A computed fold for a 369-nucleotide RNA from an Oscillospiraceae bacterium, annotated as Bacterial RNase P class A. The source organism's lineage runs through Bacteria, Bacillati, Bacillota, Eubacteriales and Oscillospiraceae.
[in-house]
RNA sequence: CAAGCGCGCUGAAUGGUCGCGGGCAUAAGGCGAAAGCCUGUGCGUGAGGAAAGUCCGGGCUCCACAGGGCAAGGAUAACGGGUAACACCCGCCAGGGGCGACCCUCGGACAAGUGCAACAGAGAUAUACCGCGAAUCGCAGCAUUUCUCUUUGGGGAGUAUGCUGCGACGCAAGGGUGGAAAGGCGAGGUAAGAGCUCACCCAGCGCAUGGAGACAUGUGGCUGCUGUAAACUCUAUCCGGAGCAACACCGUGGGAGAACGCAAGGCCGGCCCGGCCGUUCUCAGGAGGUGGCUUGAGCGUACCGGCAACGGUGCGCCUAGAUAGAUGACCAUUCUAGACAGAACUCGGCUUACAGGCGCACUUGCACC
Numbered sequence: 001c002a003a004g005c006g007c008g009c010u011g012a013a014u015g016g017u018c019g020c021g022g023g024c025a026u027a028a029g030g031c032g033a034a035a036g037c038c039u040g041u042g043c044g045u046g047a048g049g050a051a052a053g054u055c056c057g058g059g060c061u062c063c064a065c066a067g068g069g070c071a072a073g074g075a076u077a078a079c080g081g082g083u084a085a086c087a088c089c090c091g092c093c094a095g096g097g098g099c100g101a102c103c104c105u106c107g108g109a110c111a112a113g114u115g116c117a118a119c120a121g122a123g124a125u126a127u128a129c130c131g132c133g134a135a136u137c138g139c140a141g142c143a144u145u146u147c148u149c150u151u152u153g154g155g156g157a158g159u160a161u162g163c164u165g166c167g168a169c170g171c172a173a174g175g176g177u178g179g180a181a182a183g184g185c186g187a188g189g190u191a192a193g194a195g196c197u198c199a200c201c202c203a204g205c206g207c208a209u210g211g212a213g214a215c216a217u218g219u220g221g222c223u224g225c226u227g228u229a230a231a232c233u234c235u236a237u238c239c240g241g242a243g244c245a246a247c248a249c250c251g252u253g254g255g256a257g258a259a260c261g262c263a264a265g266g267c268c269g270g271c272c273c274g275g276c277c278g279u280u281c282u283c284a285g286g287a288g289g290u291g292g293c294u295u296g297a298g299c300g301u302a303c304c305g306g307c308a309a310c311g312g313u314g315c316g317c318c319u320a321g322a323u324a325g326a327u328g329a330c331c332a333u334u335c336u337a338g339a340c341a342g343a344a345c346u347c348g349g350c351u352u353a354c355a356g357g358c359g360c361a362c363u364u365g366c367a368c369c
Stems, first nucleotide, its partner, number of pairs: 001365004006360005012334007020046002023043004028039004048340001052351002055349005060243004073239005079091004093107001094105004108234002113232002115228003129175002131171003136168009145158005183201002186198003202224003205220006247291004255283006265277004298317008335338001
């Protein structure tokens, strides 16, 4: 210098004018008995790294619940740690990828049981289509062989052996199918074959050593076992439900219920009885208002512990809180010419979107000293 890899930070700046939300102060104006409210004025303040998706875990609130257990349903899944908690983060292991820095993994158990494996293929956890078989059995044919008949051409009966064919039977080496075909490969062995035997390798299991552990290394006259749990299932751990339109308070009118009284008044009625309106209390609660609402597992910084995530201590800081919903518009100057995008109870994560800029550590290649 080029290409790359991991992590962190940032997300135009400065000034002016006008406007809007919240806060504080007001000796100005208006209203009000007052508290105070409205208007004005002044000061100060006012979106994000994702405010988004609403996916996961908390706080908070109400409902249920003495406490505990089981079942059902759901979630998570190598190991160790961090955290309020997590499906997050850090470290590490195994497997895979990259020359490398480094990256990726829905990463418990199919050797508890059950199920499934389309198409192809003979056969999918068991098979025999082609094939192999010098051993064994059956049948047929031929040859040799023994006896017998004969018209001398030959015929009949039988034993054993050999060969050929078919079937039984044995085999799983080879062919072929498939993602997958009874651990792989070579030798021995055999009728043909096969971990049947042996060497080497692979996987599992046992043992030893190392490690906190996953695991690694070594060793063994042990075993050889298809895949699939995003199939049922099993193992371990965790989980009550609903959500700020939660919830609490105030609550004109109206509603429901109870009590009181028929004393006065009104309505129904010709009159009486009776009913309603009435008075008091209780309940639920629409519209509306107030709280919940922003000081919090908070932010910054220094030191200490830790490989790290993170934790501890000291000091400093306060940083929107609306409810039809403010956070805007214009002007000037500068530059690298400005991306994705807008709070609504709140916090920690994850995921997704994003023009550009900066910093740190590292890798590979080239050149030079």
Its Rfam family is "Bacterial RNase P class A". The family's RNA type in Rfam is ribozyme.